[in-house]
Source information
A computed fold for a 351-nucleotide part of an RNA from an uncultured prokaryote, annotated as small-subunit ribosomal RNA, central domain. RNAcentral holds the full RNA, with entries from ENA. The coordinates come from a structure-prediction model, not an experiment, and the mean pLDDT is 88.
Context: one part of a larger RNA
RNA sequence: UUGGGCGUAAAGCGUAUGUAGGCGGUCAAACAAGUCAGACGUGUAAGCCCUCGGCUCAACCGAGGAAUUGCGUUUGAAACUGUUUGACUUGAGGGCAGGAGAGGAAAGCGGAAUUCCCAGUGUAGCGGUGAAAUGCGUUGAUAUUGGGAAGAACAUCUGUGGCGAAGGCGGCUUUCUGGCCUGCUUCUGACGCUGAGAUACGAAAGCUAGGGGAGCGAACGGGAUUAGAUACCCCGGUAGUCUUAGCUGUAAACGAUGGGCACUAGGUGUAGGAGGUUAUCGAUUCCUUCUGUGCCGUAGCUAACGCAUUAAGUGCCCCGCCUGGGGAGUACGGUCGCAAGGCUGAAACUC
Numbered sequence: 001u002u003g004g005g006c007g008u009a010a011a012g013c014g015u016a017u018g019u020a021g022g023c024g025g026u027c028a029a030a031c032a033a034g035u036c037a038g039a040c041g042u043g044u045a046a047g048c049c050c051u052c053g054g055c056u057c058a059a060c061c062g063a064g065g066a067a068u069u070g071c072g073u074u075u076g077a078a079a080c081u082g083u084u085u086g087a088c089u090u091g092a093g094g095g096c097a098g099g100a101g102a103g104g105a106a107a108g109c110g111g112a113a114u115u116c117c118c119a120g121u122g123u124a125g126c127g128g129u130g131a132a133a134u135g136c137g138u139u140g141a142u143a144u145u146g147g148g149a150a151g152a153a154c155a156u157c158u159g160u161g162g163c164g165a166a167g168g169c170g171g172c173u174u175u176c177u178g179g180c181c182u183g184c185u186u187c188u189g190a191c192g193c194u195g196a197g198a199u200a201c202g203a204a205a206g207c208u209a210g211g212g213g214a215g216c217g218a219a220c221g222g223g224a225u226u227a228g229a230u231a232c233c234c235c236g237g238u239a240g241u242c243u244u245a246g247c248u249g250u251a252a253a254c255g256a257u258g259g260g261c262a263c264u265a266g267g268u269g270u271a272g273g274a275g276g277u278u279a280u281c282g283a284u285u286c287c288u289u290c291u292g293u294g295c296c297g298u299a300g301c302u303a304a305c306g307c308a309u310u311a312a313g314u315g316c317c318c319c320g321c322c323u324g325g326g327g328a329g330u331a332c333g334g335u336c337g338c339a340a341g342g343c344u345g346a347a348a349c350u351c
Base pairs, nucleotide, nucleotide: 003323004322005321006320007305008304012319014201015200016199017198021194022193023192025088026087027086028085029084030083031082033081034080035077036076037075038074039073040072041071042070049065050064051063052062053061054060091191092188093187094186095184096183097182098181099180103177104176105175106174107173108172109171110154114150115149116148117147118146119145120144121143125136126135162169163168206247207246208245209244210243211242215241216240220236221235222234223233258318259317260316261315262314263313266296267295268294269293270292271291272290273289274288275287276286300307301306324351325350326349333344334343335342336341
């Protein structure tokens, strides 16, 4: 390379948007680039293969044929691909009418709790643990009542509930704003799918500068435990955690499962719609249908576990990735970054 693979054995980029490229719905006509058929030319010789022949056979040698799957020229065919033209509506998008939602950004507001401050009551303990001690407390703590301040997070509702491409999103109100679902089939008429590079977003920790700092709390100090205890437990506590502007670009970034389309038994929950039916309007019941989210399960698949209309089944299109373990996600080089480090990514050697 071919092939075979990628839930758990090696292997799906963290996620999206999108350039080139690849692939692409239905009908009709034209062309003839791909495609198919014929003819001609060429495709050195030798060799291989076949048939004869020459050395007493064979190896070896000679003659003829075949083959040389290719290329070029030319004559045709028109189903498929392609190109051009015209048309269509089911793919895709728009319109109108409804709907649900912790989707995003900013501003404002709220109550509970915690800590601190002031004052009242009150007196000797409090706190903490397996047990203790460090610690706090007669300069009046803990407890309790009233008042004040600050920061962070939003109990109950809360639900294998919802929304978002992923990361993620949860008190309330307002403003701005993205996406999705359903119904009508009203409009456009293939406008589509994927996507190397590229670009944007991307938890936590970390970095730069300014602010903020209640609680928690790496580092650090102390008390215990222990043979030791650079830990687990306890008392403190700085960075950080919060915010603004910028950087970093990684995670078991997981469904360890790339995206799109089509097809292939069912049963049962739940969330958001739409239509119908029954009973007296209604509440409600039942049925159908679309979209999401769970559980169970047939065929099929799978090494097994399991998956099973939300596929890991059956097919097509496009991208990414894998190719024994260690060395190693290391070295070197390149590139990005303020740094930490990221991305790309070997070999010797060894089993």